[in-house]
RNA sequence: GACGAACGCUGGCGGCGUGCUUAACACAUGCAAGUGGAGCGACGAACCAGGCUUCGGCCUGGGGCAGAGCCGCGAACGGGUGAGUAACACGUGGGUAACGUGCCCCAAUGAUCGGGACAACCCGGGGAAACCCGGGCUAAUACCGAAUGUGCUGUCCCCACACCAGUGGGGAUUGGAAAGGAAGCUUCGGCCUCCGCAUUGGGAUCGGCCCGCGGCCCAUUAGCUUGUUGGUGAGGUAAAGGCUCACCAAGGCUUCGAUGGGUAGCUGGUCUGAGAGGACGAUCAGCCACACUGGGACUGAGACACGGCCCAGACUCCUACGGGAGGCAGCAGUGGGGAAUCUUGCGCAAUGCGCGAAAGCGUGACGCAGCAACGCCGCGUGGGGGAAGAAGGCCUUCGGGUUGUAAACCCCUUUCAGGAGGGACGAAGCCAGGGCGGUUAAUAGCCGACCCUGGUGACGGUACCUUCAGAAGAAGCCCCGGCUAACUACGUGCCAGCAGCCGCGGUAAUACGUAGGGGGCAAGCGUUGCCCGGAAUUAUUGGGCGUAAAGCGCGUGUAGGCGGUCCGGUAAGUCGGCUGUGAAAGUCCAGGGCUCAACCCUGGGAUGCCGGUCGAUACUGCCGGACUAGAGUUCGGAAGAGGCGAGUGGAAUUCCCGGUGUAGCGGUGAAAUGCGCAGAUAUCGGGAGGAACACCAAUGGCGAAGGCAGCUCGCUGGGACGUUACUGACGCUGAGACGCGAAAGCGUGGGGAGCAAACAGGAUUAGAUACCCUGGUAGUCCACGCCGUAAACGAUGGGCACUAGGUGUGGGAGGUGUCGACUCCUCCCGUGCCGGAACUAACGCAUUAAGUGCCCCGCCUGGGGAGUACGGCCGCAAGGCUAAAACUCAAAGGAAUUGACGGGGACCCGCACAAGCAGCGGAGCAUGUGGUUUAAUUCGACGCAGCGCGAAGAACCUUACCUGGGUUUGACAUGUUCCUGACCGCCGUGGAAACACGGUUUCCCUUUAUUGGGCAGGAUCACAGGUGCUGCAUGGCUGUCGUCAGCUCGUGCCGUGAGGUGUUGGGUUAAGUCCCGCAACGGGCGCAACCCUUGUCCUUAGUUGCCAACCUGUCGCAAGACAGAGGGACUCUAAGGAGACUGCCGGCGUAAGCCGUGAGGAAGGUGGGGACGACGUCAAGUCAUCAUGGCCUUUAUGCCCAGGGCGACACACGUGCUACAAUGGCCGGUACAGAGGGUUGCCAAGCCGCAAGGUGGAGCCAAUCCCUUAAAGCCGGUCUCAGUUCGGAUUGGAGUCUGAAACCCGACUCCAUGAAGUUGGAAUCGCUAGUAAUCGCGCAUCAGCCAUGGCGCAGUGAAUACGUUCCCGGACCUUGUACACACCGCCCGUCAAGCCAUGGAAGCCGGGGGUACCUGAAGAUGGUGACUUUACUGGGAGCUAUCUAAGGUAAAACUGGUGACUGGGGCUAAGUCG
Repeated sequence: GACGAACGCUGGCGGCGUGCUUAACACAUGCAAGUGGAGCGACGAACCAGGCUUCGGCCUGGGGCAGAGCCGCGAACGGGUGAGUAACACGUGGGUAACGUGCCCCAAUGAUCGGGACAACCCGGGGAAACCCGGGCUAAUACCGAAUGUGCUGUCCCCACACCAGUGGGGAUUGGAAAGGAAGCUUCGGCCUCCGCAUUGGGAUCGGCCCGCGGCCCAUUAGCUUGUUGGUGAGGUAAAGGCUCACCAAGGCUUCGAUGGGUAGCUGGUCUGAGAGGACGAUCAGCCACACUGGGACUGAGACACGGCCCAGACUCCUACGGGAGGCAGCAGUGGGGAAUCUUGCGCAAUGCGCGAAAGCGUGACGCAGCAACGCCGCGUGGGGGAAGAAGGCCUUCGGGUUGUAAACCCCUUUCAGGAGGGACGAAGCCAGGGCGGUUAAUAGCCGACCCUGGUGACGGUACCUUCAGAAGAAGCCCCGGCUAACUACGUGCCAGCAGCCGCGGUAAUACGUAGGGGGCAAGCGUUGCCCGGAAUUAUUGGGCGUAAAGCGCGUGUAGGCGGUCCGGUAAGUCGGCUGUGAAAGUCCAGGGCUCAACCCUGGGAUGCCGGUCGAUACUGCCGGACUAGAGUUCGGAAGAGGCGAGUGGAAUUCCCGGUGUAGCGGUGAAAUGCGCAGAUAUCGGGAGGAACACCAAUGGCGAAGGCAGCUCGCUGGGACGUUACUGACGCUGAGACGCGAAAGCGUGGGGAGCAAACAGGAUUAGAUACCCUGGUAGUCCACGCCGUAAACGAUGGGCACUAGGUGUGGGAGGUGUCGACUCCUCCCGUGCCGGAACUAACGCAUUAAGUGCCCCGCCUGGGGAGUACGGCCGCAAGGCUAAAACUCAAAGGAAUUGACGGGGACCCGCACAAGCAGCGGAGCAUGUGGUUUAAUUCGACGCAGCGCGAAGAACCUUACCUGGGUUUGACAUGUUCCUGACCGCCGUGGAAACACGGUUUCCCUUUAUUGGGCAGGAUCACAGGUGCUGCAUGGCUGUCGUCAGCUCGUGCCGUGAGGUGUUGGGUUAAGUCCCGCAACGGGCGCAACCCUUGUCCUUAGUUGCCAACCUGUCGCAAGACAGAGGGACUCUAAGGAGACUGCCGGCGUAAGCCGUGAGGAAGGUGGGGACGACGUCAAGUCAUCAUGGCCUUUAUGCCCAGGGCGACACACGUGCUACAAUGGCCGGUACAGAGGGUUGCCAAGCCGCAAGGUGGAGCCAAUCCCUUAAAGCCGGUCUCAGUUCGGAUUGGAGUCUGAAACCCGACUCCAUGAAGUUGGAAUCGCUAGUAAUCGCGCAUCAGCCAUGGCGCAGUGAAUACGUUCCCGGACCUUGUACACACCGCCCGUCAAGCCAUGGAAGCCGGGGGUACCUGAAGAUGGUGACUUUACUGGGAGCUAUCUAAGGUAAAACUGGUGACUGGGGCUAAGUCG
């Protein structure tokens, strides 16, 4: 896009079409084929005329209704259906000299004389009926005989034409025809016209038969056929013919698909498509076939006959049970089936058909109407104005937005529907009447396409026209994640559901449901089904096969396909002209008719094909002739693991014998099994046997492939090169076919050294039916025969030709050159590598093509199922070849890219290892965590990167938890309205407190006053509040990789693209640091530097800091100390500068740079330390710092209070402290810091206390005073290796301090107590220099403190680094990848469970077809025919033979269903084992 559609929701009108696709299932009822009286007999109503009449009527003549009969024509058309049919059934073009043809037309001729019947009717009889029987009468255009014979026919003869039998003409002989009817006229003799009859010829129409060509699937159907194929003769037919029969021959068909099976009416056309094509074959039209199923003939011009007959069968109906009747696939209609398909309508008015002389009759053909949105087409459901952008709805950032000019409202219009009125075309013709013309003797009659008048319409009072009223009666459906036009809210929470594909839904769903809004189409809209398209996805147009699916393992060769050069012929293919045909309708174009359109009409065009005829001859074919460039043959020398057979050689392994010799050997990662004192291994000599051939050896050679390797001989195949002569296209490919064909395997017989499936043992391991080891049998070897596969690979079929090169190598030949051999150059063949164009998806290929062409073969068409099942063929078997389907998935796959990963590689770095030092893991305690417990033990943090973490301070508070007591506009913010005037505070009572009650106290400004404002309290409404949830909705902040050296961009270039290049490479660096090179050139974020601090110097400045010198004073023997004056020197403080840059020297290097105990320097190659953290990763952490979306809560999840808990304790872990001691403990004495802090603070001196501390009060808002004695150290003493004078836990007692308050649960002091612990298993952490270790000091938080924590400060002050193999982490390059939530990845098979389809299977049940035999109706044909007959050489009944439908029997084959059990397969949840 389309539909004969169906289903869901919805539905105003009209026109034109269409309407059982299923059960060719069964059918009630009515209708669908009759007609002719001008063929005939009989009967004969009304009516008319005449006659008669007893008036009742009767007779004669006319008249002819209805029904029945004889007869004629029709009934073979029209209408239906599509079962069957794969066929000359259909289409198309031919043939019929092999035929027929009623009615119709033309022409010729004829129609004479006779005869006897049978219906109807009458009588009788049988039967329930259907119907039948007997007797009697009768007519014809019914039937029969005779005559005639233009012509016709059979036989024979002749001529002409044609040539397969024939046609025409002539002659002889033979056979056979007929019917009448009507009108008119009549001189009654007849005449004339018309309709009919007979014979013959022709035409027209319609048919029969035959032929060429064309159009479905399966080869898992490969052979079929006996009337079969042909001949002769006969029969039969309208007609050729095995159509039938007898005889003879043995043929005929088939891979160009016979036979068999499945499916199917065929065509014009229809739908689709750019076309080629594909699919279909409703309506309309042509042909065929069928008419309940099967068979059969009769009649006839025509039938094997839809509404005829006979028989058989099934079914239905009637019946008096004896018998009968029936056939809607005609129109309606019914049941049934189905997703589904209409009225038991009107009319013969039109068109057409049958009959008739005609009028006319008949016609479910047809014309109309009805039903159905089933389709196509047209129309309408209103038009214009209208912003307060109404209300309502929905959304909202609360401002607004949107629905939306939409509505309301105002002004118009009236199609359609509705009411009223008018009102057709379709009627041409026919009939009746009148006229006119023709024919004729005629005014009869007949004819007329002439004129006038009247009549004739189912549809239908319809179309159409006019008019009336009023916006009045008339809109839905689907969709809105992408494809694909259209977005928000709420609900839901992997539920419910959606879904065409991808996919949505697990608490913020534009994807589910609803709503608002929007998009699309519109009397429809969606869904489903089916077809074509897109699909170049079966590729003729128009595909492929190295790696995606796809080259047969290889060859020889049959059919077939294709085929070199020249000449001649032919004209089959091919091309052209003319012509026949290609039905109509349809499609296309033009014009026309319905108001338009759909629809219809007219004309044109087109119709590839097929036929006839005349030409052309380039190419192809065919015939003939010639040629040598393809192909082949001859000759020559050479190469080779080509094949087959026979022989032969040495090395090595093993075994046997002997010698020497002794304790091990062997084997592995390490071992063990095994062998060995019965003498192994090792070694020497001798022997046996089998198999394979080191070096040469190659990127080498040969072969069709598989494959081929010591040497010699014999036989033998092929190829290359060179060369002359010959043949003369002999060629290429190759469906089938045939042959060869590694290894393993099989059969028979040998052989067996080594090796070695199976097997055994030893190890390894969680296991180890493996890898490793020790053994070891088939086998490996030979002969003969099978098998026939392979990653049989170049994953690349064969042949020919053409299309840049470079460089090896094997064979051959030539040239140059030489005494010769090389070298070098050229040609041919083979075999490799590299590479250009071209090609390719890319990788790559590239004269050995995967390039460009031609020819032939094979093969492919998503993955799995499956190279499986079934069938067939082959095989001894194993198995091979051929080869599906159900079902299932939304992929499977190729090449390349970026990452990530690797028990891959290269290179480099890091306290990463190593080298060291000190620890942790053991103890006690502190602290954090898990777990457990609990009313609660609030919450968070979880590998590194959670666990002395948030917490730099949990007794109350904090506090988020629990228990209990209270409270509800609230502890806190803002606003509205109303009330009050204070509130606070103080006192009292109750209470654990919060709080409640009572008492007391009591505002400011302003206004004349009421009042207004501020402030406060109470009430009310908005709201507050939440450490409630979601860190996976977020911001911000932070951790981590990692202070690792990386991460990117612009432009350019490369690539189809992802992407690459730059950023890789060579060096160098701490560094993507720098240098060099380079299709790259530059830039950015990072690195470094700039900043702070520390180390040296300088300048400036000097109080509270400093005191060297000078001066003064006091003390002192003195050294000196203290103080003052003073000073800026020094230290210091704090501001500014200097300094370091590989700058200099030497060596190395192109450079960057590196090296040097280099110089100088306080410092040397980043001087030390800090701050500083790229793109990003971890849905890392935090909703409990804060902020914040959404959700939840609102007399509670908020708020207040008291008490408790966060401190629990069988355990487990992390981080620490103190120790285990003598480099130590204790006692005494004594020395030296830095950095900080201090007014609700630091606190001096003095005094008291053993001490914590108390008292005291000076000083200090600080370089001034205080904290503040630093400690280790040093000096002296003591302890002497002990669970101690180590260690200090635990516990008892007594105190101090802070604080409302130290019970749970503070610190400190003193006395007493004195635990574990003697250096810590596996494992594991830190540190590279002022570092580790060790020693003390300060600060934050803080009333106090559980701080041994954290952050700082200075003192003392080491050891070690060979080095980069290994562990961990990281950077870069490279490689593999089936990974990409990226190795904590992916993924395989068994087993267990469920579901599904399927194979096998003892069997069981069906189906269609064939074969053989039995039986055999009707009928036809033949024979007979004693009976019958008007037919007499006759006809018939009957009997009989043959053929034969249905039926029966039998054995097979084919096919379908089902089947206990069984085999695998597919799909399923987070199962099990590896």

Source information:
Small-subunit ribosomal RNA from an uncultured bacterium, 1474 nucleotides, folded computationally. Its mean pLDDT, the model's own confidence on a scale to 100, is 84. Rfam family: Bacterial small subunit ribosomal RNA. Gene Ontology terms of the family: ribosome and structural constituent of ribosome.